[in-house]
Context: one part of a larger RNA
Molecule: large-subunit ribosomal RNA, domain VI
Organism: Planctomycetaceae bacterium
């Protein structure tokens, strides 16, 4: 920009793409078959292999500053408590969130025409012939039957609501399990969008000070304490200021 008024939701599916995977054990069975070694066709059933999708309840990896120990060395006037640097100084753990090696599921099935191949009925050709009219069975392949995506399908589809008494839509801001940017999503006081407070959650592991014991290192007790990122809810306290297009034709 089209889609003959302008918006906004839900759609239908022409048309396209993905999948459609392979092994073991096991019953039928040591049966059919076969001298005899040996060994099924089919029918149920049960684990896996690899792959793909989701997802983080488990089992784990990651979490650069969440918590705790620790070393050397500065600084805060010292003690004490802290902090800064030394790969996050080094170790021990570890939320959220991402991720597999963890969890869960998928390939199913039924139709439809078909190959190759076995038939029906049956002339030509009193017979025979599956074939020449007709009519059937038949495969991991082919169409569907399962996922996606699809009206630029210009063949441009359908419904619903809603508009000059302004739908709706954009710039702008607050953000996001969304992202390169763009987009999408949530929201903008008639507000829980994000900070921030409060509660709880998880994590570390018993903070500082004080009391007590100890020669000291330390050790016990207030105190399961103190802190605590991204989690879960509350709650206007801070910030969502403020602006513009917009459609009865072409």
């Nucleotide at each position: 920009c089209g889609c003959a008024c302008g918006a906004a939701a839900c759609u239908u599916g022409a048309g396209g793409g993905g999948g459609u995977u392979u092994c073991u054990c096991u019953u039928u069975a040591g049966u059919a078959c076969g001298a005899g070694a040996g060994g099924a066709u089919u029918u149920g059933g049960a684990g896996g292999g690899a792959c793909g999708u989701a997802c983080c309840u488990c089992u784990g990896a990651u979490u650069u500053c969440c918590c705790a120990g620790u070393u050397g060395u500065c600084a805060c006037g010292c003690u004490c408590g802290u902090g800064g640097c030394a790969c996050g100084g080094c170790u021990g753990g570890a939320u959220a969130g991402u991720c597999a090696a963890g969890u869960a599921c998928g390939g199913c099935u039924u139709g439809g025409a078909u190959a190759a191949g076995c038939g029906c009925u049956g002339a030509a050709a009193g017979c025979a012939u599956a074939u020449a009219a007709g009519c059937g069975c038949g495969a991991a392949g082919c169409c569907a039957u399962c996922c996606c995506c699809a009206a630029g399908a210009u063949g441009a589809g359908g419904u619903u609501u809603c508009g000059u008494u302004g739908a709706g839509u954009c710039c702008c801001c607050u953000g996001g399990a969304a992202g390169a940017c763009u987009a999408c999503c949530a929201g903008g006081u008639u507000g829980a969008u994000a900070g921030g407070c409060c509660g709880g959650g998880u994590g570390u592991g018993u903070a500082a000070g004080g009391u007590g014991g100890g020669u000291a290192a330390c050790c016990a007790u207030c105190u399961c304490a103190g802190c605590u990122a991204a989690c879960c809810g509350g709650u206007a306290c801070u910030a969502a200021c403020g602006g513009a297009c917009g459609a009865a034709c072409g």